[in-house]
RNA sequence: GGUCGUUUAGCGCAGCUGGUAGCGCAUCCGCUUGACGUGCGGGAGGUCACAGGUUCAAGUCCUGUAACGACCACCA
Numbered sequence: 001g002g003u004c005g006u007u008u009a010g011c012g013c014a015g016c017u018g019g020u021a022g023c024g025c026a027u028c029c030g031c032u033u034g035a036c037g038u039g040c041g042g043g044a045g046g047u048c049a050c051a052g053g054u055u056c057a058a059g060u061c062c063u064g065u066a067a068c069g070a071c072c073a074c075c076a
Stems, first nucleotide, its partner, number of pairs: 001072007010025004019056001027043005049065005
């Protein structure tokens, strides 16, 4: 330098054919306990990496950029 993949909640990850952003863990509250834990119920938490484009509508499609990873190539 080239090709490909990944980027979504604090962490790990789903998200189908473009049409209300979700699950588990963690966290907070309540119930349960003598207490802690477990269990049960509930809540909060998101610029969908960044910028632009297409569309009535974009996490999803297109272009560019960035970070991380894999493979290939190059250099003396």
Molecule: transfer RNA
Organism: Clostridia bacterium